Source information
This is a predicted structure of a 352-nucleotide RNA (Bacterial RNase P class A) from a marine eukaryotic metagenome. Model confidence (mean pLDDT): 78 of 100. It matches the Rfam family "Bacterial RNase P class A". It is annotated as a ribozyme.
[in-house]
């Protein structure tokens, strides 16, 4: 120089404040159980908390089972609660190397698409160009020469991202898998491999099969719907239901106790739904960190040690000191595996 991979994410110290916890309280308040306050203590975003692009938990709600529709996934084994994550392998391309990148089943089932440029773009094509053996035609007595009229030609130009396997020898008029050899390719066998698949193995097809399925479509596989605004409790009112009993203009109810006024109205008990509001779901969990075995690895497994935000108008902020290399991206909102995308800068390991 490069190239895999892990790690940090301004330190540190006062001071005041904000959100949640435990403990304590001689202080308010409540029947109580608790609530408020106050004191002390410790604790308070992230690798991506972002995007919501995949998967699972959890919840309601459907749901005997199968089939269509519709969406997804698409090499092969593996790991995992799952996957379009991720490990190792195979093929294919890029790299001198470490290493990288691939939606990578099927176009020799069917349909169907394809700008320009070219004679010809998919049951090929005669535009230069070769050839003209046959036949024609013109010269000769013929042999044969000569025109290039009919014709044959895919070797070689010419276009073009691509022109119907190469490369060579025979052949031939010129030429062609038109024959042979080698490479290529396809089917089969055989051998290695769990399988993709590979093979300087044998056999066998002259080669038939162009691209292009993030183009219909086929083939296998896979998906029930909605999401914490899921859901569960509690449960005001002069709101409304529904059942008993008591009353008949007397009284009762509200208007912070009281009396006037003024406002509603039959009046008391039970009930059981429920709307404002309140609680809970809510953070102990497919956590995390050490060692230890098992596994090329992703990850398991066994054992020890740890608790690390839970808010609901929704905190994590601000001043001061002191120092350096002057500090990016960006902040929870059920939680959790992943993928993407954003990120100054420094550290550390592997390898080429």
């Nucleotide at each position: 120089a490069g190239u895999g991979g892990g790690c940090c994410a301004g330190a540190c110290g006062a001071u005041c404040g904000c959100c949640g916890g435990u403990a304590g309280u001689u202080g308010c308040u409540u029947u109580a159980g608790g609530g408020c306050g106050c004191u002390a203590c410790g604790g308070g975003a992230g690798g991506a908390a972002a995007g919501u692009c995949c998967g699972g938990g959890c919840u309601u709600c459907a749901a005997c089972g199968g089939g269509c529709a519709a969406g997804g996934u698409g090499c092969c084994a593996g790991u995992u609660a799952a996957c379009g994550a991720c490990u190792g392998g195979g093929c294919g391309g890029c790299g001198u190397g470490a290493g990288c990148c691939g939606a990578c089943g099927g176009c020799a089932a069917g349909u169907g698409c394809a700008g320009c440029a070219g004679a010809g773009a998919g049951u090929a094509g005669a535009c230069c160009g070769c050839c003209g053996a046959u036949g024609g035609c013109u010269g000769g007595c013929a042999a044969c020469a000569g025109c290039a009229c009919a014709g044959g030609u895919a070797a070689g130009g010419c276009u073009g991202a691509a022109a119907g396997g190469g490369u060579g020898c025979g052949g031939u008029a010129a030429g062609a898998g038109c024959g042979c050899a080698c490479c290529g390719u396809g089917c089969g066998a055989c051998u290695g491999g769990u399988a993709a698949c590979a093979g300087u193995u044998c056999g066998u097809a002259g080669c038939a099969a162009g691209g292009u399925a993030a183009a219909c479509c086929c083939c296998a596989c896979c998906u029930g719907a909605a999401g914490c605004a899921a859901g569960a409790c509690c449960a005001a009112a002069u709101a409304g239901g529904c059942u008993c009993c008591c009353u008949a203009u007397a009284g009762g109810c509200g208007u912070g106790g009281c009396c006037c006024g003024c406002g509603c109205u039959g009046g008391g008990a039970g009930c059981g739904g429920g709307u404002a509001g309140g609680u809970u779901g809510c953070u102990u969990g497919a956590g995390c960190g050490g060692c230890g075995c098992g596994g090329u690895g992703a990850c398991g497994c066994g054992u020890c040690g740890c608790c690390u935000a839970g808010a609901u108008g929704a905190a994590u902020g601000a001043u001061c000191g002191u120092c350096c290399u002057c500090g990016a991206c960006a902040g929870g909102a059920c939680c959790c595996g992943g993928c993407u995308u954003a990120u100054c800068g420094g550290c550390c390991c592997g390898c080429u």
RNAcentral holds the sequence, with entries from MGnify.